Predicted 3D model of a 539-nucleotide part of an RNA (large-subunit ribosomal RNA, domain I) from a Chitinophagaceae bacterium. Its Rfam family is "Bacterial large subunit ribosomal RNA". The coordinates come from a structure-prediction model, not an experiment, and the mean pLDDT is 81. The source organism's lineage runs through Bacteria, Pseudomonadati, Bacteroidota, Chitinophagia and Chitinophagaceae.
Context: one part of a larger RNA
C1' cells in the first nucleotide's frame, strides 16, 4: 500500500411521548365574594416538578366504577380498602404571604397600627329565678307518731344566672374573627370666615378599578424606504403609544343613488378595474354606478316588566365474531378450515389480529344548579337651531386647490321652517329624487389565549414550537433582554447470584439471564474522519 481485526466517532435507517397547519362544534373572559402572575410552605425518609395551602399530594357531600391504591417515583417502612378504598364526574369547605392590592409604609412576598367582637379566677353591689328553713290553711294516706301534695307569709344566702364594678391570671380546648384605601353616586348627620346659606366634615349603601392571544372603534401618530439624489408626494394614517368595547365591534332604515327608465337600510365576496380619474400628470396612488352572490328586518321617541317552561348537558353503562397446525425466543404473518359485521376508525399485545385486550357501531344513562326554544299576560306614545350654509384655516373623500361639487370643524357671522328645504361635481334655469340638525336594531363579516373531536401527497430529534428531556430550564447580562445543548437496553430488568486479577477501587475475565450481551446499562443501528494491530507486499 494491501488484507483482515479493532479503537474511536456519531452520520445513516427505523421509531415517537412533540411540534406545525387545518376543519367542525364550543367558549369567548377571569376579578374587592380578592384576578392574572408570583413567594413561602406542605410528604414518614423529599432535591425537582405536578398537587395542594397551618383542614396543605389534602377535607366534606352527591353521582359512577368496582379490587385494588398511597402522583412523576421505579426503594425501604408505615398504612387505606367490598362497612366500596384509589380513580372520574357535579356541588361545597379550607385557601398562607404578594400582587389592582385597598388600614398605614415599603427595597413585592415584609414592618407598624387602631376599632367592634371573642376567655379564666375572685370579691363587691343590684336584680331575678327557682331552692331551704319555720308558721299557716286546703286536701289526700296513716301504724294517729306523723308523711305527701299544693297555696299564703316571713327569714335566709357560695344555690344559679344576668348587670355594673374592682381586682388577679396569661396561651390554655382561647396567641382569633371581621372592620377601617380611594373615586363616583344616592341618602342621611353635621356644618365656618357670615344672619340665611355655602365650602368643609362624617356615617350608609351600591358601583369602579387591575389582568387577558388575537380581532374592532376611537384619539393622537413617525421615520427608515420609494422617487435610482431631494422638498410636494411615498412609505402610510402604516409602526409605536394612549383611550374604549363586545362575543363579535363597527355600520344601519335614504335630506341615498339613478338619469329621463328606475332602484329601494347596513355589512361582506366576486365583478366593474388596475378602468375613469387623481400625480413634482415623476415614483405612485386609485374609485363609482350598474352586474352578481352571502344573508335579509325593520322600529322606536321608556326598545319597560312578570310569569310557565320543551329541550340539550357528566362520569359512567351494554356492545358481536376463531381455533389447529409447522416456523420461531415469541404468531398476530405463513397453511388449513372456521364466523361477526348499523363494528374491517384506531391503539395495544414477545414479528403485520375484523373475530385476545381497550374500543369502534348502535342504543342507554344524567341529581341539582346554569342555560333557554317555545308561549301567556301587563303597560307606554310622537318629529330634531347657533342647526343648514357663508367668509378664514385646516382635514376626509381614489380626488396633492383645482373648474371642485360632497363630508368634519378651529375661527367669525348666521337662514327658511313642506306656499318650505337638502342633493343630482363650480354656478344659473327647467326637471328629476330625498327630507338634515333625535335614538334603536338580529343575519351575512374578522379573530382564536383557550376546550373537544378528527383530519393532514406535514415535521421526525441540525428537522418540527426556542423548548419531544427538571426549557423560556442550564448559561450570559447592572439591566431591558439574550437563551442553549440534551429522546431510543430488552419482549419483559430476567439490570449479571458466585469466582479471579486489582486499592475491600476504577477497569476487565469467567459464570450466569437472555433470542441476542459486539443488545451491559457512554446501552437499537453504528458510516466516515481520525487512531491502532496482526499478516503479506513495496522502498
Nucleotide at each position: 500500500c494491501g488484507u483482515u481485526c479493532g479503537g474511536g466517532g456519531a452520520a445513516u435507517g427505523c421509531c415517537u411521548u412533540g411540534g406545525c397547519g387545518g376543519u367542525a362544534a364550543g367558549a369567548g373572559g377571569c376579578g374587592a365574594u380578592g384576578a392574572a402572575a408570583g413567594a413561602c410552605g406542605u410528604g414518614g425518609c423529599a432535591c425537582g416538578c405536578u398537587g395542594c395551602g397551618a383542614u396543605a399530594a389534602g377535607c366534606u357531600u352527591c353521582g359512577g366504577c368496582g379490587a385494588g391504591g398511597u402522583g412523576c417515583g421505579a426503594g425501604c417502612a408505615a398504612c387505606c380498602u367490598u362497612a366500596g378504598a384509589c380513580c372520574c364526574g357535579g356541588a361545597g369547605a379550607u385557601u398562607u404571604c404578594u400582587g389592582a392590592a385597598u388600614g398605614g409604609g415599603g427595597a413585592a412576598a415584609c414592618c407598624c397600627a387602631c376599632c367592634u367582637c371573642a376567655g379564666a379566677g375572685a370579691u363587691g353591689u343590684a336584680a331575678g329565678u327557682a331552692g331551704a328553713u319555720a308558721u299557716c290553711u286546703a286536701a289526700u294516706c296513716u301504724u294517729c307518731g306523723g308523711g305527701u301534695u299544693a297555696g299564703a307569709u316571713a327569714u335566709c344566702g357560695a344555690u344559679c344566672u344576668u348587670a355594673c364594678a374592682u381586682u388577679u391570671c396569661a396561651u390554655a380546648u382561647a396567641c382569633g374573627a371581621g372592620g377601617u384605601a380611594u373615586u363616583u353616586u344616592a341618602a342621611c348627620c353635621u356644618g365656618a370666615a357670615u344672619u340665611c346659606a355655602u365650602a368643609g366634615g362624617g356615617u350608609u349603601a351600591a358601583a369602579a378599578a387591575g389582568c387577558g392571544a388575537a380581532c374592532c372603534c376611537g384619539g393622537a401618530g413617525a421615520a427608515c424606504u420609494g422617487a435610482a439624489a431631494c422638498a410636494u408626494c411615498u412609505c402610510a394614517g402604516u409602526a409605536c403609544c394612549c383611550g374604549g368595547a363586545g362575543g363579535a365591534a363597527a355600520g344601519g332604515a335614504c335630506a341615498u343613488c339613478a338619469a329621463a327608465c328606475g332602484a329601494g337600510a347596513c355589512u361582506c365576496c366576486c365583478u366593474u378595474a388596475g378602468u375613469a380619474g387623481u400625480g413634482g400628470c415623476g415614483a405612485g396612488c386609485g374609485a363609482a354606478c350598474a352586474g352578481g352572490g352571502a344573508c335579509c328586518a325593520g322600529g322606536c321617541c321608556g326598545u319597560g316588566c312578570u310569569c310557565u317552561g320543551a329541550a340539550a348537558c357528566a362520569a359512567c353503562g351494554a356492545g358481536a365474531a376463531c381455533c389447529a397446525g409447522a416456523u420461531g425466543g415469541a404468531a398476530a404473518g405463513c397453511u388449513g378450515g372456521g364466523c361477526c359485521a348499523u363494528a374491517g376508525c384506531g391503539g395495544g399485545u414477545g414479528a403485520u389480529a375484523g373475530c385476545c385486550c381497550c374500543g369502534u357501531a348502535u342504543c342507554g344513562g344524567u341529581a341539582a344548579a346554569a342555560u333557554g326554544a317555545a308561549g301567556a299576560g301587563c303597560c307606554g306614545u310622537u318629529a330634531g337651531a347657533g342647526u343648514a350654509a357663508g367668509g378664514c384655516g385646516g382635514g376626509a373623500c381614489a380626488c396633492g386647490u383645482g373648474a371642485a361639487a360632497u363630508c368634519c370643524u378651529g375661527u367669525c357671522u348666521g337662514a327658511a321652517g313642506a306656499u318650505g328645504g337638502g342633493g343630482g361635481g363650480a354656478c344659473c334655469a327647467c326637471c328629476c329624487u330625498c327630507c338634515a340638525a333625535g335614538c334603536c336594531u338580529a343575519a351575512g363579516u374578522a379573530c382564536u389565549c383557550c376546550u373537544u373531536a378528527c383530519c393532514g401527497a406535514c415535521c421526525g430529534a441540525u428537522a418540527g414550537c426556542g423548548a419531544a428531556c427538571a426549557a423560556g430550564u442550564a448559561c450570559c447580562g447592572u439591566g431591558a433582554g439574550g437563551g442553549a445543548a440534551a429522546g431510543g437496553u430488552g419482549a419483559a430488568a430476567a439490570g449479571a447470584c458466585c469466582c479471579c486479577c486489582g486499592a475491600c477501587g476504577a477497569g476487565g475475565g469467567g459464570a450466569g439471564u437472555g433470542a441476542a450481551a459486539c443488545a451491559g446499562a457512554u446501552c437499537c443501528u453504528g458510516a466516515a474522519a481520525c487512531c491502532g494491530a496482526a499478516c503479506g507486499c513495496c522502498u